[in-house]
Context: one part of a larger RNA
RNA sequence: UGACGGGGGCCCGCACAAGCGGUGGAGCAUGUGGCUUAAUUCGAUGCAACGCGAAGAACCUUACCAGGGUUUGACAUGUAGCUGCAAGCCCCUGAAAGGGGGUCGCCUUCGAGGGUGCUACACAGGUGCUGCAUGGCUGUCGUCAGCUCGUGCCGUGAGGUGUUGGGUUAAGUCCCGCAACGAGCGCAACCCUUAUGAUUAGUUGCCCCCUACAAGGAAACGCGUAGAGCACUCUAGUCAGACUGCCUGUUAUAAGCAGGAGGAAGGUGGGGAUGACGUCAAGUCAGUAUGGUCCUUAUGCCCUGGGCUGCACACGUGCUACAAUGGGCGGUAUAAUGGGAUGCAAGACCGCGAGGUGGAGCAAAUCCCCAAAGCCGUCCUCAGUUCGGAUCGGAGUCUGCAACUCGACUCCGUGAAGUCGGAAUCGCUAGUAAAGGCGUAUCAGCUACGACGCCUUGAAUACGUUCCCGGGCCUUGUACA
Numbered sequence: 001u002g003a004c005g006g007g008g009g010c011c012c013g014c015a016c017a018a019g020c021g022g023u024g025g026a027g028c029a030u031g032u033g034g035c036u037u038a039a040u041u042c043g044a045u046g047c048a049a050c051g052c053g054a055a056g057a058a059c060c061u062u063a064c065c066a067g068g069g070u071u072u073g074a075c076a077u078g079u080a081g082c083u084g085c086a087a088g089c090c091c092c093u094g095a096a097a098g099g100g101g102g103u104c105g106c107c108u109u110c111g112a113g114g115g116u117g118c119u120a121c122a123c124a125g126g127u128g129c130u131g132c133a134u135g136g137c138u139g140u141c142g143u144c145a146g147c148u149c150g151u152g153c154c155g156u157g158a159g160g161u162g163u164u165g166g167g168u169u170a171a172g173u174c175c176c177g178c179a180a181c182g183a184g185c186g187c188a189a190c191c192c193u194u195a196u197g198a199u200u201a202g203u204u205g206c207c208c209c210c211u212a213c214a215a216g217g218a219a220a221c222g223c224g225u226a227g228a229g230c231a232c233u234c235u236a237g238u239c240a241g242a243c244u245g246c247c248u249g250u251u252a253u254a255a256g257c258a259g260g261a262g263g264a265a266g267g268u269g270g271g272g273a274u275g276a277c278g279u280c281a282a283g284u285c286a287g288u289a290u291g292g293u294c295c296u297u298a299u300g301c302c303c304u305g306g307g308c309u310g311c312a313c314a315c316g317u318g319c320u321a322c323a324a325u326g327g328g329c330g331g332u333a334u335a336a337u338g339g340g341a342u343g344c345a346a347g348a349c350c351g352c353g354a355g356g357u358g359g360a361g362c363a364a365a366u367c368c369c370c371a372a373a374g375c376c377g378u379c380c381u382c383a384g385u386u387c388g389g390a391u392c393g394g395a396g397u398c399u400g401c402a403a404c405u406c407g408a409c410u411c412c413g414u415g416a417a418g419u420c421g422g423a424a425u426c427g428c429u430a431g432u433a434a435a436g437g438c439g440u441a442u443c444a445g446c447u448a449c450g451a452c453g454c455c456u457u458g459a460a461u462a463c464g465u466u467c468c469c470g471g472g473c474c475u476u477g478u479a480c481a
Stems, first nucleotide, its partner, number of pairs: 001481002003478003007475007015465002019428005026320008034311002042053002064306007073123001077122006085115001088103006125295002128293003134289001136284003139280001141278001146185006152161003165176003191272004196240007205230002210227004216221001243266001246260005322421001326380007338369003343362002348357003387418001392413007434457007
């Protein structure tokens, strides 16, 4: 100087407390361990591995296993030699890859060159090893408020001071003081988005007023269509607005804090992006790059089939439930983010349904994909049930060369466990939790109940900081570094 303490002081955080909902019990999904296996490819392992790499394992992917093949190679560059050689088509063999044979058969300036094939050689190739040789990227402490430097001063020196102290803040934020005076990386602001207004613009958006047509209606009126229009909504450019600016109190006349006014918004308005010096020889040689090392008729390459999906078991993360604040049936209302040409597909028709036929419209503010909880009515009346849907039998649909291992979905039947979950444990402070559906990437299809987003409905609670956990500053002890 640090680190540590079941030392002290001050402070913070969904850290506790106060609440709401879960997990741990059940079934299923998924990942991991273990076991098994010819193989069950590899990596990730406290927090910070375990719905993680994987934004999609039937073949492919694929790295694993078995078998069949191949050796200048699936791919790159170069050298030398040979050849009127490639590609295409046909035949045989084969599971395919491959092997064998045949046919048609190159361009040209005829020196040679280019292309292609074969042979030979340099070499290619390796998801082989080492993340403890590395780059790059990432996680974590932690969006915590810290980490340092120049000069000066102090100390023999390591080092200290500054950065400590008194207040204050979300903040080493600011003020005051001070042998310090300044500065840098962080904090904040600048960036994006959201909440208000003004202005510009008005199609594909909008429909207040106006005109025409018009289902319907006795009429008033009028769903709708077209025009006119841009007021409103909206879209997307520019600008304004919030700064403790104003008032009162308080503090040290400071920084600030408390309350108030005005305001769409008030004290960082909400959210995001942004991650200092460093720590963990943290993670990644399998994303790519790369040193070293190893393989070179194989640890390279191609193919068929299998495996990654295996199941006495254990754990993590989820979904669905155990019901009446519910389940079934009928009617009815309201979104946003997004996607669409090998695509999205309306109306219509067929099918109980998955779906099929057919195809209007749409390269889309124009057309399509397109809601559910909710509300209204009715049945069920507390039961292993009209709860729950696992499992199994049968029949189908779709994608795809192909659904046996091993796809999703539909219909009929079957109808398991489960009556709210021990010890323990997790998330969340407001448009949040909880509940409801929708969209997208990957993708032929899908194991999505995952991930990332979007809107709809919409709470409860916080006395407080004694305690648990993590962190910051000062101080103290230490036989630790």